The RNA shown here (transfer RNA) has 71 nucleotides and comes from an Erysipelotrichaceae bacterium. Taxonomically the source falls in Erysipelotrichaceae (Bacteria, Bacillati, Bacillota, Erysipelotrichia). It was read from a public genome assembly.

RNA sequence: AGGGGUAUCGUACAGUGGUAGUACAUCGGUCUCCAAAACCGCUGAUGGGGGUUCGAUUCCCUCUACCCCUG
Numbered sequence: 001a002g003g004g005g006u007a008u009c010g011u012a013c014a015g016u017g018g019u020a021g022u023a024c025a026u027c028g029g030u031c032u033c034c035a036a037a038a039c040c041g042c043u044g045a046u047g048g049g050g051g052u053u054c055g056a057u058u059c060c061c062u063c064u065a066c067c068c069c070u071g
Stems, first nucleotide, its partner, number of pairs: 001070007010024004018054001027041004047063005
């Protein structure tokens, strides 16, 4: 320099254009003499910008960060 891939709660990951989910963690509660474990519940996220569409995490362009390949 060229090509490809990834970006979603604190962490690890799902999500086939129509309500953003799961597990763990955090927090609250039940239980316990106290704690742990177990059970119940809450909070919390689509990398930035633009486009297409009635509607975008999803499709397109671009930028940023990281990873891989070629030279």